Predicted 3D model of an 86-nucleotide RNA (c-di-GMP-I riboswitch aptamer) from Calditrichales bacterium MX18-03. It was read from a public genome assembly, where an Rfam model found it. The organism belongs to Calditrichales, within Bacteria. The prediction has a mean pLDDT of 83.
[in-house]
């Protein structure tokens, strides 16, 4: 020079799926179960995304609108934490 191989330690967190349960639904919450995550720990404050009961319209239909519901594992932003070096 080249080309390979190793490159903390302790651990966290848990997708899809499955089974119960709440709920109209999106989801959510418990077991199991691991996709994957260096903030995939918390926050619905900007975005955006999903569902549409109540409610509008519509022929009493189909439907369509419609967040006050959801979603933090879409992003962004707040704000906490672990670990190492320096």
């Nucleotide at each position: 020079u080249u080309g390979a191989a190793u490159u903390a330690u302790g651990g966290g967190u848990a997708a899809a799926c499955u089974u119960a349960u709440c709920g109209a639904a999106a989801g959510a919450u418990a077991a199991g179960g691991a996709c994957a995550c260096a903030a995939a720990g918390c926050c619905a404050c900007g975005g955006g995304u999903c569902u549409a009961a109540g409610g509008u319209a519509g022929c009493a239909g189909a439907u369509a609108c419609g967040a006050u519901g959801a979603c933090a594992g879409c992003c962004g932003g707040g704000u906490u934490g672990c670990a190492u070096g320096g």